[in-house]
RNA sequence: GGGCCGGUAGCGCAGCGGGUAGCGCGCCGCCUCGGCACGGCGGAGGUAGCGGGUUCGAGUCCCGCCUGGUCCA
Numbered sequence: 001g002g003g004c005c006g007g008u009a010g011c012g013c014a015g016c017g018g019g020u021a022g023c024g025c026g027c028c029g030c031c032u033c034g035g036c037a038c039g040g041c042g043g044a045g046g047u048a049g050c051g052g053g054u055u056c057g058a059g060u061c062c063c064g065c066c067u068g069g070u071c072c073a
Stems, first nucleotide, its partner, number of pairs: 001072007010025004019056001027043005049065005
C1' cells in the first nucleotide's frame, strides 16, 4: 500500500428483503427473607465510529475518512 470482516446501552452481542432500536449480564427501585444471596415485578440508560449522498423514511443502500482484527505485498 491492497483485499476481507467488524465499530449499535457500562460490558458481551442481535437486528443483513429500508418503516417509531432489542436480548443477556451489570445498574436503580419495590416484593420476598430476621438479614444477605437466589428468586419475582418494575425502571433508567443508545445523536447506531465521523461526515456526506440516495429515499417520504437509513443501524440497514452508496461514497469518503477514522479505528480494531485478519490475510496478501
Model confidence (mean pLDDT): 83 of 100. A computed fold for a 73-nucleotide RNA from a Micromonosporaceae bacterium, annotated as transfer RNA. RNAcentral holds the sequence, with entries from ENA. It matches the Rfam family "tRNA". By type it is a transfer RNA. Rfam describes the family as follows. Transfer RNA (tRNA) molecules are approximately 80 nucleotides in length.